[in-house]
């Protein structure tokens, strides 16, 4: 420092996620060692045990223990006197227990921080100066005696001391009181001094006799502490009002001090939007984490404050407490108990138990340092100093180094006679920190006591003593790799990749997101990559996030401008002079604790750690200066503002008056059959006389035409005319005031429409309603009819896309043209025209913003001032609470739960029952058809032991198959085989290979027999049979792992590149325009020049001629001739098959822009790509196809491989393509004639002759094909029957009888004859093909083939009709627009409803907390009144 996530892609905006650092950490796998640190964050839940506060005998009386010492007795090691000594229980006094140590409940507070203040205050013990310590007293505990309890404990009576109590006297002091002066002060006070008055002290131990200790008065000092005061210190306005001792005063009375601190009287006041009260939550602070910093978050360990001590309440004793380890009373709760009573209080250290995802030893020691007592020695310290336990944390050390190439095994991958990695890794070879073993061994400890010396003394010097840690730290020897490495991770972010299993399952995942049969994302293995005694997760804080933006952000369209004004508070303010010093600034100076931090030293072997100095504390007070700018304050100015006069323009407002023209209804008159409405229609109206006409009347509602991006208004809004009354705007000259200014929370008035109240009014019109269509329905759109509303007065709602989706005011920043209203100037008679200059409106368009789109003196530019909003989407403008309102509803306004996204602009696509241009048998004109029947074949369905498999919207379905009786054949029964029915290779054995016979069998097969090898260097080879190994085999999956072939879009005119240039960017230009084409085909213009892959063309056939050649082909002259180009002859023709010519808008005319083209014409055999084919751009359908072929993976291997026989692929309620053949007369029968092209033919075609009614047979001339044959062309052309019918029409299905091929036609072939004669009389909806040698209609021929064509693929014969034209329909091009679509409309997407599940809200009731109020009952305790008795007095009881 930045990364993935929105999209086909892009820039933006804007959430969600990663990366970092940290932690009193918990879990999950690991663990070698050693220093420093930490270590119940949760139940301030409840505790067993034991220890945490004592001490002084130099304050007292004394003597329970224990020790000496002296004496006694006698049992000679016991007992017994003696407080005599060292001491020392209990007790009286003194200090001390108000520190240390714990926790974090409670506390939103002067609690804490900073900085004052105390002249409003106290302070044992300490230091420091002064002065003093006098005279006496009566009691008490203890021991003892007695009583009562179970225990705790209590009562009495006797006695006894003191540094315990008390009382007098003395007081330079200290304290009161009143008064006098003097100083400081703005006062209020405050100090001082004078003299008077009243009150007020004492204690003594000990000594080596030097003293040392203690007492009591005063006064200052330190220390420590109460109380005030500024400033600062969390969150809610869905908490707006809050307070009666409350705010103040006067007197008291309290307290160490001030004070409503308490009381009594008296004011009524105080406190809040600069948040009072409430209500949630929280010890604060030095500091710690983070962070570039500002900031944000935290309140463990250390340190200062503060508050608590089982809860609540109270005071007592003390300097100091309302007191953790005191006392009383209350509660709960525990534990004793003799049931009468009593004990307790670990938020001290260990430790128990509960709770928890979680947090240690019932250790050692006063040796240091420190605390209390004491003169002191020392006693006690669970303060502390250590040790123990936890990888909790941060350090540091090792688990080896160095050398070592057969690159070993063995493991993993691989394109697999081998290579690649693990990998210098191992193994070997020297070595050694740590370990094991033994041996040595501290500092911390002398500044302390004690001793000696000195020295008046503080001290000064020497000596001895005294260590829990510890036999530890550290050190020296030996031994030697010997003790000692995991964890995560490996799709992107993120640094690291293979194989296996798995198969949307199992899993994983912090986002994005894997897994559905080749997973670098799951698991396992190698193998890498990152830390390493760790390593990952998980929670949590900053960061990153400029993602609340003060440094640092917005608000046209993405969240976001209040509907608009006016105006309060509050923010901000023109110029010019003086004046002050709040702010501001610069010095000086206090403080701003120590640790922390930074930066420099030292100190442990480094390092964490320890520690010197210094800097850092950014604030906060004093103070001494400066005055530029803000503020205060004089004092002026006239450019903001405002006011007076003139003129102007206006649908601006309010009332009144009036006016035609148009709707409807009334009357009445003429008049007859329909009006009206619609897309088409009914409802409806009308013979009771409508609609129309025509004439009178009545009634309410809007004002055509002037009307214009005109006009005025703050903004909704405002339009007929006239009158009255009024609001603002401009101009333009002067003349006054003299900053009066901007904005504007909160307020307060206006605010379309609908909608509400009451009363009117209602002609149109018209929610709701009703009826009629529409439609699958039609709750609608359309049509008849109609109620409230619309309209008028009073009130009310208060909101809209209230939009310019652009808050308001100022002020600068290129222009051009428009419009609507003012003024001035020049010219001209004048109408005018021109310049120039205001204010409002509109377009364009430069800088300059913007994401983009756009905006651009009417800013989204450039600045300033205030003010309102906004912080991912959805829940939601929703629930709830308040507040408004007759209601309708507004106003303010959340969570929980939910998703990784929502959204702005803009590109390319694709769409559109959006435009524009254009094509195309796309329609239209037509011709012929299918769609109905029969039949033939494919397909689906069903069925079956199988009916193999595949293709299946265009783009499957007479398709793969250009031939399914056997075979094929992949299917199915059933019989068989197992190195195989094919292929290569070793190795052993054997043997010809084949042909032929028999038997057995459905046949494969078995099993006898018979016949019977080549070559040769004589080793052997070829060949075949066996056995064994490797392999073989597979139409078995996966065309969603591939190639290749192909279908389609579409022979559509399109697709893309190079540099340019253009855009933040995807892109975009080019290819778009203006014209032409079949055509991105060609010119022209153009920020685009070129250039590719398509189009055309080159290829092939055809149609015209030439030149070459002339047999099998040909005959025109010439000869012959059986009359057949037969034969000589010939190569003119024709024909055959090589090359060539020819057509190029190539010439003329006309339009066109002088272009490209286009129209018409000439020529010409063919004219404008001549007719036809082969050719398919980039891509698009995860299109077909693993069953032509290959080929990856996976699967079979006595079988999913082979092989025989037999069946099946041919089945048959149904349904659907594709066809033939037909309904007849333009036809059908017979009979007779004529004219092709293209082809095939030796396992072949097969004449000519003869048989058969025929299908075909006999038989074999000629043919390896311009020579023979197939071969007969048929439509047609003459002739004749048939005369409108289920027929001389059509031929189906059956039935006899044959033919052919075939090992074999039974399932299941094709023809032939004879007989049989279904359906069908031009086909509903609805669809196909085709624009000329076409369509239609006719026959022929191949291929495949052993037969077996209606099918496909060729041929030629005959030979049409239409085409105005592009509105429609179907594809298509190009441009253009809209778009929430990009799987791309077969898209996306809304809503109810079922089911289950989770979230909140409301909800009849119901509990529990936590605060107010208002009454009652009170313990303990402190005041303050009485008071009996007793005392010398305190004192104690009631």
């Nucleotide at each position: 420092a930045g990364a993935g996530u929105u999209u086909g892609a892009u820039c933006c905006u804007g959430g969600c996620u990663c990366a970092g650092a940290a932690c009193g950490a918990a879990c999950g796998c690991u663990a070698g060692c050693g220093g420093c640190g930490c270590g119940u964050u949760u139940c301030a839940g409840g505790c067993a045990u034991g220890c945490a506060a004592g001490u002084c005998g130099c304050a007292c009386g004394g003597u329970a223990a224990c020790a000496g010492u002296g004496g006694a007795g006698c049992u000679u090691g016991c007992u017994c006197c003696a407080g005599c000594u060292g001491a020392c229980g209990a007790g009286u006094g003194g200090c001390g227990c108000a520190c240390g140590g714990g926790u974090g409940a409670g506390u939103a507070a002067c609690g804490c921080g900073u900085a004052g203040g105390u002249a409003a205050g106290c302070u044992a013990c300490c230091a420091u100066a002064a002065g003093g310590a006098u005279a006496g007293g009566g009691a008490u505990a203890g021991c003892c005696u007695u009583a009562c309890g179970a225990a705790a404990g209590u009562a009495a009576g006797a006695u006894u001391a003191a540094u315990a109590c008390c009382u007098g006297g003395u007081a330079u002091g200290c304290u009161g009181u009143a008064a006098u002066u003097c100083a400081c002060a703005a006062a209020a006070g405050u100090g001082g001094a004078u003299a008077a008055u009243a009150g007020u002290a004492g204690a003594g131990g000990u000594u080596u006799c030097g003293g040392c200790c203690g007492c009591c008065u005063u006064a200052u000092g330190a220390u420590g502490u109460g109380c005030c005061u500024g400033c600062g210190u969390u969150a809610g306005a869905u908490u707006a009002g809050c307070u009666u001792g409350u705010u103040g005063g006067u007197a008291a009375g309290g307290u160490a001090a001030c004070g409503g601190c308490u009381u009594a009287c008296c004011a009524a006041g105080g406190c809040g939007a600069c948040g009072a009260u409430c209500u949630a939550u929280a010890g604060c602070c030095g500091a710690g984490c983070u962070g570039a910093g500002a900031g944000g978050c935290u309140a463990a360990u250390c340190g200062g404050c503060c508050a608590c001590a089982u809860u609540g309440g109270a005071a007592c004793u003390g300097a100091g407490a309302c007191a953790c380890g005191g006392u009383c009373c209350a509660g709960a709760c525990u534990c004793c108990u003799a049931c009468g009573g009593g004990a307790g209080g670990c938020a001290g250290c260990a430790g128990c138990u509960a709770a928890g995802a979680a947090u240690c030893u019932u250790c050692c020691g006063c040796a240091a340092u420190a605390g209390u007592c004491g003169a002191g020695a020392g006693a006690c310290u669970g303060a502390c100093g250590g040790a123990g336990c936890g990888a909790c944390g941060c350090c540091g050390c090792g688990u080896g180094a160095a050398u070592g190439a057969u690159g070993a095994a063995g493991g993993c991958c691989u394109u697999a006679u081998a290579g690649g990695u693990u990998g210098u890794a191992a193994a070997g070879u020297u070595u050694u920190u740590u370990a094991u073993a033994g041996g040595a061994g501290a500092c911390g400890a002398a500044c302390a006591u004690c001793u000696c010396a000195u020295g008046u003394a503080g001290g000064u010097g020497g000596g001895a003593u005294u260590g829990a840690c510890g036999g530890u730290a550290u050190c020296c020897u030996a031994u030697g790799a010997a003790u000692a490495a995991g964890g995560u991770c490996c799709g992107g972010c993120u640094a690291a990749c293979u194989a296996c299993g798995u198969g949307c399952c199992a899993g994983c995942a912090g986002c994005c997101g894997c897994g559905g049969u080749a997973a670098u994302a799951c698991g396992u293995a190698g193998g890498g990559a990152c830390c390493a005694a760790g390593c990952g997760u998980u929670g949590u804080u900053c960061g990153g996030a400029a993602u609340u933006a003060u440094u640092g952000g917005g608000c046209g369209u993405a969240a976001a401008g209040g509907g608009u004004a006016c105006g309060u508070a509050g923010g901000c303010u023109g110029c010019c002079c003086g004046g002050u010093a709040a702010g501001u600034c610069a010095g000086a100076u206090g403080u701003g604790a120590a640790a922390c931090c930074c930066u420099u030293g030292g100190g442990c072997u480094c390092a964490a750690c320890c520690u010197g100095a210094g800097g850092c504390u950014u604030g906060c007070g004093u103070u001494u200066g400066a005055u530029a700018c803000u503020g205060c304050u004089g004092g002026g100015c006239u450019a903001g503002a405002g006011u007076u006069a003139c003129u102007g323009a206006g649908a601006g407002g309010a009332a009144g008056g009036c006016g035609g023209a148009a709707u409807u209804c009334c009357u009445g008159g003429u008049g007859u059959a329909g009006g009206g409405g619609u897309g088409a229609a009914a409802u409806c109206u009308a013979u009771a006389g409508a609609u129309a006409u025509c004439a009178g009347g009545a009634a309410g509602a809007a004002c055509a035409u002037c009307u214009g991006u005109u006009g005025c208004g703050a903004a909704g809004g405002c339009g007929g005319c006239c009158u009255u009354c009024u609001g603002g705007c401009a101009g333009u000259c002067a003349a006054c005031u003299g900053a009066c200014g901007c904005u504007g929370a909160u307020g307060u008035a206006c605010g379309a429409a609908a909608g509400u109240u009451a009363g009117g009014g209602u002609a149109g019109c018209a929610a709701a309603c009703a009826g009629g269509a529409u439609u699958a329905g039609a709750g609608a759109c359309c049509c008849u009819g109609g109620u409230a509303g619309u309209c008028c007065u009073a009130a009310c709602c208060g909101u809209a896309a209230a939009c310019g989706u652009u808050g308001u005011a100022u002020a600068c920043u290129a222009g051009g043209u428009g419009g609507u209203u003012g003024g001035a100037g020049u010219a001209u008679u004048g109408a005018u025209c021109c310049u120039c200059u205001g204010a409002c409106u509109g377009c364009c368009g430069c800088a300059g913003c913007u994401a983009a789109c756009g905006c651009a003196u009417u800013a989204a530019g450039u600045a300033u001032a205030c003010c309102g909003c906004c912080u991912g989407g959805g829940g939601a403008g929703u629930a709830u609470g308040c507040c408004g309102g007759c209601a309708a509803c507004g106003g303010u306004g959340a969570a929980a739960c939910u998703c990784a996204a929502a959204g702005g602009a803009a590109u390319u696509g694709a769409c559109g029952g959006g435009g524009g241009c254009c094509c195309g048998c796309a329609c239209a004109a037509g011709c012929a058809g299918u769609g109905g029947a029969g039949c033939a074949u494919g397909u689906u369905g069903u069925u079956u032991a199988a009916u193999u498999c595949g293709a299946u919207g265009a783009u499957a379905c007479g398709c793969g198959a250009g031939a399914a009786a056997c075979c094929u054949u992949a299917c199915c029964a059933g019989g068989u085989c197992u190195u195989g029915a094919c292929a290569u290779a070793u190795a052993c054995u054997u043997g010809u290979a084949u042909a032929c016979u028999a038997u057995a069998g459905a046949a494969a097969u078995a099993u006898a027999g018979u016949a019977g090898c080549u070559c040769u260097u004589c080793g052997g080879a070829g060949c075949g049979g066996g056995u064994a190994u490797a392999c073989a085999g597979g139409u078995g999956c996966u065309g969603c792992a591939u190639g290749g072939u192909u279908g389609u879009c579409g022979u559509c005119a399109g697709c893309u590149c190079g540099u340019g240039c253009u855009g933040u960017g995807a892109g975009g230009u080019g290819u778009u325009g203006g014209g032409u084409u079949a055509a991105g085909u060609c010119c022209c213009g153009c920020a685009a020049c070129g250039a590719g892959c398509g189009c055309a063309a080159c290829c092939c056939u055809u149609g015209u001629u030439c030149u070459u050649a002339g047999u099998u082909g040909c005959u025109a002259a010439c000869a012959g001739u059986u009359c057949g180009g037969c034969u000589g002859a010939g190569c003119a023709c024709u024909c055959u098959a090589a090359g060539g010519a020819g057509a190029c808008u190539g010439c003329c005319g006309g339009u066109g822009a002088c272009a490209a083209a286009c129209c018409g014409g000439a020529g010409g055999a063919a004219g404008g790509u001549g007719g036809g084919g082969a050719c398919g751009a980039c891509g698009u359908c995860a299109a077909a196809u693993c069953a032509u072929c290959a080929c990856g993976g996976c699967c079979c291997u006595u079988a999913c491989g082979a092989c025989c026989u037999g069946g099946g692929c041919u089945a048959c309620a149904a349904a659907c393509g594709u066809g033939c053949u037909a309904c007849a007369a333009u036809g059908g029968g017979c009979g007779a004639u004529a004219c092709a092209g293209a082809g095939a033919g030796u396992u072949g075609c097969g004449a000519g002759a003869c048989c058969g009614c025929g299908a075909g047979g006999u038989g074999g001339a000629g043919c390896u094909a311009a020579u023979c044959u197939c071969a007969a062309a048929a439509a047609g052309u003459c002739a004749u029957c048939c005369u409108c019918a289920g027929u001389u029409c059509g031929g189906a299905u059956u039935g006899g009888a044959g033919u052919c091929u075939g090992a074999a036609a039974c399932u299941c072939g094709a023809c032939u004859c004879c007989a049989u004669g279904a359906a069908g009389c031009u086909g509903g909806a609805a669809u196909u093909g085709c624009u000329a040698g076409u369509a239609a209609u006719c026959g022929c021929a191949c291929a495949u083939c052993a037969u077996u064509a209606u099918g496909g693929u060729g041929c030629g014969g005959u030979g049409a009709a239409u085409a105005c034209g592009u509105u429609c329909c179907c594809g298509g091009g190009c441009c253009u627009u809209g778009u929430a679509c990009a799987c791309a409309c077969c898209g996306c997407c809304c809503g109810u409803c079922a089911c289950a599940u989770c979230a909140c809200c409301c909800g009849a009731a119901u509990u529990g907390a936590u605060u107010a109020u208002a009454c009652c009952c009170g313990a303990a305790g402190u005041g303050c009144c009485c008071g009996a008795g007793c005392u010398a007095a305190c004192c104690c009881c009631g």

Background: This is a predicted structure of a 1438-nucleotide RNA (small-subunit ribosomal RNA) from a metagenome. The RNAcentral record of the sequence draws on SILVA. Its mean pLDDT, the model's own confidence on a scale to 100, is 84.